[in-house]
Context: one part of a larger RNA
Molecule: small-subunit ribosomal RNA, 3' major domain
Organism: uncultured bacterium
RNA sequence: UGACGGGGACCCGCACAAGCAGCGGAGCAUGUGGUUUAAUUCGAGGCAACGCGAAGAACCUUACCAGGGCUUGACAUAUGGGUGAAAUACGUAGAGAUACGUGCCCUCUUCGGAGCAGCCAUACAGGUGGUGCAUGGUUGUCGUCAGCUCGUGUCGUGAGAUGUUGGGUUAAGUCCCGCAACGAGCGCAACCCCUAUACUUAGUUACUAACACUACGGGUGAGGACUCUAAGUAGACUGCCGGUGACAAACCGGAGGAAGGUGGGGAUGACGUCAAAUCAUCAUGCCCUUUAUGUCCUGGGCUACACACGUGCUACAAUGGUCGGAACAAAGGGAAGCAAGAUAGCGAUAUUAAGCGAAUCUCAUAAAGCCGAUCCCAGUUCGGAUUGCACUCUGCAACUCGAGUGCAUGAAGUCGGAGUUGCUAGUAAUCGCAGAUCAGAAUGCUGCGGUGAAUGCGUUCCCGGGUCU
Numbered sequence: 001u002g003a004c005g006g007g008g009a010c011c012c013g014c015a016c017a018a019g020c021a022g023c024g025g026a027g028c029a030u031g032u033g034g035u036u037u038a039a040u041u042c043g044a045g046g047c048a049a050c051g052c053g054a055a056g057a058a059c060c061u062u063a064c065c066a067g068g069g070c071u072u073g074a075c076a077u078a079u080g081g082g083u084g085a086a087a088u089a090c091g092u093a094g095a096g097a098u099a100c101g102u103g104c105c106c107u108c109u110u111c112g113g114a115g116c117a118g119c120c121a122u123a124c125a126g127g128u129g130g131u132g133c134a135u136g137g138u139u140g141u142c143g144u145c146a147g148c149u150c151g152u153g154u155c156g157u158g159a160g161a162u163g164u165u166g167g168g169u170u171a172a173g174u175c176c177c178g179c180a181a182c183g184a185g186c187g188c189a190a191c192c193c194c195u196a197u198a199c200u201u202a203g204u205u206a207c208u209a210a211c212a213c214u215a216c217g218g219g220u221g222a223g224g225a226c227u228c229u230a231a232g233u234a235g236a237c238u239g240c241c242g243g244u245g246a247c248a249a250a251c252c253g254g255a256g257g258a259a260g261g262u263g264g265g266g267a268u269g270a271c272g273u274c275a276a277a278u279c280a281u282c283a284u285g286c287c288c289u290u291u292a293u294g295u296c297c298u299g300g301g302c303u304a305c306a307c308a309c310g311u312g313c314u315a316c317a318a319u320g321g322u323c324g325g326a327a328c329a330a331a332g333g334g335a336a337g338c339a340a341g342a343u344a345g346c347g348a349u350a351u352u353a354a355g356c357g358a359a360u361c362u363c364a365u366a367a368a369g370c371c372g373a374u375c376c377c378a379g380u381u382c383g384g385a386u387u388g389c390a391c392u393c394u395g396c397a398a399c400u401c402g403a404g405u406g407c408a409u410g411a412a413g414u415c416g417g418a419g420u421u422g423c424u425a426g427u428a429a430u431c432g433c434a435g436a437u438c439a440g441a442a443u444g445c446u447g448c449g450g451u452g453a454a455u456g457c458g459u460u461c462c463c464g465g466g467u468c469u
Stems, first nucleotide, its partner, number of pairs: 007469007015459002019423005026314008034305002042053002064300007073124001077123005083117002089102005106115003126289002129287003135283002137278003140274001142272001147186006153162003166177003192266004197234007207223002211221003237260001240254005316416001320375006332363003337356002341352004382413001387408007429451007
């Protein structure tokens, strides 16, 4: 000077408290450990690994295993030699890689050669092999916490101190006052994006108040008002009033206002910490490998299953289940695509086929909610696991190992021990919709809107953090 203390003072945070909904018990999904295996590829490990890398393992992916092949190589550049083919198509053998056969059979040229292809030789290629404790780059975390420093001056023999401490205040080292300090930088805030209000401009594919027509559908004419779209502008600054305060900063209340004291949300992450993570995104030093630790192929595995843990989904029902009727979104996607309509099927879907590179067409009926009917507290008209049969779709191919449909089957489960998690408002809870990845394959992830609470006395205690001592 730091760090630490079951030392002290002050302050903050869903940290506790006050509440609401969960997890921990059940079934299933998914990740991990363990075990098993020829292989179950590798990495991630308290918070900060475990629905994580993986925005999607049937083949491929794929790195793993077994077997079958190749050795200048699947891929790159160069040199020398010799050749004119190679690719492609068909046939045969084979699990395929591949091999053989048939067809085809070089191009340009100044005739020196050049290009292309494969063969031989040589340099070399290759490595998801090791080391993240040799590294770059990127990332997590403390933490969006309010801190971390510098120049000059001053003090101290010096390490260092001061400034940055103190009195107030703030979300904030935010601001004010004081002060051997005076200034400055990186952070804070603001500048950026979305959202909440209004105005101006513009009016199609969006809109429809008045007028006309009408197949009653903004459908058509028309309109430029409204909604909306998307560019610009305004608006919020403690600006105004009262009180408190130290005549300050600021705080409390009020007015006006769509919005009030950072309006709400996002992006933005200081100096540093953890030899934190990543050599398997990529790059890279060194080491190792070179008829193999490289590479091609077929099949298998990553999907195993006495068990243990994490994260989720569905439930245990009446604020509910089932049936019928009839409302209201937002944000997205679409050409090797989205597909209306019609027809067939109980259905998944199939056949056919308008429109649309989309404010035009389409995915696309939002669901919870509302109205009515039924069930009558039961392992049930709750719950849907498991299993059987018959099908649909994608795709060379659904046995290992896909998703979906119909009929049948109808398990556990009656609200969950110790313990533990999230959340302070359009939040929690609950309800559906879309997208990325993707041939197919979400209960995950990322977004979108609908309905919409309870509680917060307070800071003694638990956890984490900041300042002074």